[in-house]
Context: one part of a larger RNA
Molecule: large-subunit ribosomal RNA, domain II
Organism: metagenome
RNA sequence: GCCUACGAGUUACUGUCACUGGCGAGGUUAAGGGUCUAGAGAUCCGCAGCCGGAGCGAAAGCGAGUCUGAAUAGGGCGUAUAGUCAGUGGGAGUAGACGCGAAACUUUGUGAUCUACCCUUGGUCAGGAUGAAGUUCCGGUAACACGGGAUGGAGGUCCGAACUAGUAAACGUUGAAAAGUUUUUGGAUGAACUGAGGGUAGGGGUGAAAGGCUAAUCAAACUGAGAAAUAGCUCGUACUCCCCGAAAUGUUUUUAGGAACAGUGUGGAGGUUGAGUUUGGCACAGGUAGAGCUACCAAUUGGACUAGGGGGAGUCACAUCCUACCAAAUCCAGAUGAACUCCGAAUGGUGCCAAAUAUACUCUGCAAUGAGGGCGCGGGUGCUAAGGUCCGUGUCCGAGAGGGAAAGAACCCAGACCUGCAGCUAAGGUCCCAAAAUCUAUACUAAGUUGAACUAAGGUGGUUCAGUUGCUGAGACAGCCAGGAGGUUAGCUUGGAAGCAGCUAUUCCUUUAAAGAGUGCGUAACAGCUCACUGGUCGAGCGACAGAGCAUCGAUAAUAAUCGGGCAUCAAGUAUAGUACCGAAGCUCAGGAUUUGCAGCAAUGCAAGUGGUAGGGGAGCAUUCUAUCAUCGGAGAAGCCGAGGGGUCACCUGAGGUGGAGAGGAUAGAAAAGCAAAUGUAGGC
Numbered sequence: 001g002c003c004u005a006c007g008a009g010u011u012a013c014u015g016u017c018a019c020u021g022g023c024g025a026g027g028u029u030a031a032g033g034g035u036c037u038a039g040a041g042a043u044c045c046g047c048a049g050c051c052g053g054a055g056c057g058a059a060a061g062c063g064a065g066u067c068u069g070a071a072u073a074g075g076g077c078g079u080a081u082a083g084u085c086a087g088u089g090g091g092a093g094u095a096g097a098c099g100c101g102a103a104a105c106u107u108u109g110u111g112a113u114c115u116a117c118c119c120u121u122g123g124u125c126a127g128g129a130u131g132a133a134g135u136u137c138c139g140g141u142a143a144c145a146c147g148g149g150a151u152g153g154a155g156g157u158c159c160g161a162a163c164u165a166g167u168a169a170a171c172g173u174u175g176a177a178a179a180g181u182u183u184u185u186g187g188a189u190g191a192a193c194u195g196a197g198g199g200u201a202g203g204g205g206u207g208a209a210a211g212g213c214u215a216a217u218c219a220a221a222c223u224g225a226g227a228a229a230u231a232g233c234u235c236g237u238a239c240u241c242c243c244c245g246a247a248a249u250g251u252u253u254u255u256a257g258g259a260a261c262a263g264u265g266u267g268g269a270g271g272u273u274g275a276g277u278u279u280g281g282c283a284c285a286g287g288u289a290g291a292g293c294u295a296c297c298a299a300u301u302g303g304a305c306u307a308g309g310g311g312g313a314g315u316c317a318c319a320u321c322c323u324a325c326c327a328a329a330u331c332c333a334g335a336u337g338a339a340c341u342c343c344g345a346a347u348g349g350u351g352c353c354a355a356a357u358a359u360a361c362u363c364u365g366c367a368a369u370g371a372g373g374g375c376g377c378g379g380g381u382g383c384u385a386a387g388g389u390c391c392g393u394g395u396c397c398g399a400g401a402g403g404g405a406a407a408g409a410a411c412c413c414a415g416a417c418c419u420g421c422a423g424c425u426a427a428g429g430u431c432c433c434a435a436a437a438u439c440u441a442u443a444c445u446a447a448g449u450u451g452a453a454c455u456a457a458g459g460u461g462g463u464u465c466a467g468u469u470g471c472u473g474a475g476a477c478a479g480c481c482a483g484g485a486g487g488u489u490a491g492c493u494u495g496g497a498a499g500c501a502g503c504u505a506u507u508c509c510u511u512u513a514a515a516g517a518g519u520g521c522g523u524a525a526c527a528g529c530u531c532a533c534u535g536g537u538c539g540a541g542c543g544a545c546a547g548a549g550c551a552u553c554g555a556u557a558a559u560a561a562u563c564g565g566g567c568a569u570c571a572a573g574u575a576u577a578g579u580a581c582c583g584a585a586g587c588u589c590a591g592g593a594u595u596u597g598c599a600g601c602a603a604u605g606c607a608a609g610u611g612g613u614a615g616g617g618g619a620g621c622a623u624u625c626u627a628u629c630a631u632c633g634g635a636g637a638a639g640c641c642g643a644g645g646g647g648u649c650a651c652c653u654g655a656g657g658u659g660g661a662g663a664g665g666a667u668a669g670a671a672a673a674g675c676a677a678a679u680g681u682a683g684g685c
Stems, first nucleotide, its partner, number of pairs: 001685006011095004016090008026051003032045005055062002065077004098236002101233001105226003109222002116200009125190001127159003130155001134151006163187003168183004202218001204214003239620006249262005263369002265366006276357009290343001291341002297337002301333004306327001308326002310323004372397010402413003417592004422588003428582003431566003437579001439578006450568002458553002462550004467545005479537005485510003490504003516531001520529002593610007621674001623671007631663002639658003644653003
């Protein structure tokens, strides 16, 4: 992992609601007893008790009323509507109360054969090294001291086996082993190691102290009991079909993943001509969007005008004057605001009338939900960040399948009762993968731009289009040929300044077809090259500006690339217009099933439906046992295999085979009554 068996809303009592039944202003017996019965039980007594039949008040008490009150007022609760006893079902309470599951707590005991420490009594430590004190001899001293040689054999001394420990690494990691093996390493006469016997016990022991150890268990051992502790938590909770169908919100909560009440769902009952919804008409309230502001408040730009201030002048001080400074009030122009408004919608809301439409409402049984999420729009917050967060509003997902978007919870289309080898469409598509146009017409794009994720500021003689404006057969624009001069090296400055470092300038005059006191390069300064400007040649268009379309650069991400791919260039790209076709569980057609409503005696017909999680309601199938009735079985029961047949499903039936003794049908009743899941339990493989 698979298979088989087992495996979870039960039972008792109490009260509640619905239904069924008995009796009914009453209903009903309990314990106990009599009779019958093999028993279970049945029946008859038993009137104790309980519920109902009257309430109100704290009570005395009064009573269809009563309490409050001074009240004969008002108000509160009553009076007008039948109960009660059983049974069945739903849900509740008390019990283990649908099943399994803690960590823990209390208490009775058992443990020191492991290990910690202690006590008693034993045992063990190859070999080698070092050489303390002391002693002795010699030297030495006045005597000591001191020095040297021997001797001696001390030490939590040294090296290193046994023994003991466990430093480092590798292996081992379903191991040879629930802590080891190999190599390596520390101690090895000591606070050493070790045998045997004994002691300390669970909030206790023991601890050279690590919360260590206390029998593979330790921040409180193990065993039994309380005990089915408790678990607002997790997991699991078993056959079928039909009808309806949510919520993730508000308030409160030692409350936030739980609950109570409300909201939303479902089943039952009820009655009202209309409460609900939509549309139309009429009438209202309002201060949002927008807009506006010499209409207020607040803030604000430029100018004018002008108090006040700063700065300057005025020999000081004053008067006075100036001011490209700051600036109140006022004026002109511009212009902002959720907490501004002289204004001011649309939607939405309220009321009345009308029309359409079976919804709303009340009472009651039973719930679930109370983590929501995406998207569009209006906002707050944040960075006008977030697949962010918090509101409002709508929609979808949640609980929604189908088609499209390559793939995809919520984007687009569209709401799946079943069957069909019938048809039409939606979104989206029609070269191939791949159903349908290599469709029609006109343009654009050359970047594979593009072909469905995504890009800016800015740059650009890419190209197309439509404009405005200038030059042009009196010859434009571009190219080529030629000129481009004189006063003069303008003046100043300067070492120099001659068109061309810089400054000044009424930058002028002359000759001219034209030529600047000079456009750029150049020189130390000149020179030189060139431009403006002009002529010739050529012969038809050439510039400037603003704009639109499509392209282009800007352009950077991690395994190899890609529009889904192949591929596509008068497209299979982009834009505009059009005609066909494809395309879904949409719509239609044919057949069938079922729910509700209406009509009908019925058969049936008509209309509207039949996606669905939590959840509510309805109808059934199967299993075991019991009772009654009618049956089957050695001429073969149950069980097992099983072609085939029936039913919308759970399921039913079944020739034949196997098997070898019991079994099922109908109608009722009762349940140890249905398994795929619980890291479920046991067994097998």